Predicted 3D model of a 97-nucleotide RNA (c-di-GMP-I riboswitch aptamer) from an Alphaproteobacteria bacterium. Model confidence (mean pLDDT): 86 of 100.
[in-house]
């Protein structure tokens, strides 16, 4: 130097909640606020979770001759969110053991 690794400094980051804009929503900007973090820095590529102004299915319910409509459920498909769910992939500060 480089790999693991995280003891110490320096220094960074900011969960819930709060307050404003944005969004249909999940959730996002700032601003306060700090549970927590050694990648809590960046990437949605893979699972998972969340949302549904889309699509059609299906089960159920109300209507009803049927067709239609309409109500809630499931899951799929597309759209979307998430990087402080997990795995990956890129960078990066210090340096005891």
């Nucleotide at each position: 130097a480089c790999c693991a690794c995280g003891a110490a400094a320096u220094g960074g980051c900011a969960a819930a909640c709060c307050g404003u804009c944005g969004g249909a929503a999940a959730u996002g900007g700032c601003g306060g606020g700090a549970c927590g973090c050694a990648a809590a820095a960046c990437c949605a590529c893979c699972g998972a979770u969340c949302c549904g102004u889309c699509u059609g299915g299906c089960c159920a319910g109300a209507c009803a001759u049927u067709c239609a409509c309409u109500u809630g459920g499931c899951a799929a498909g597309c759209g979307g969110a998430c990087a402080g769910c997990g795995g990956g992939g890129u960078u990066a500060c210090c340096g005891a053991a």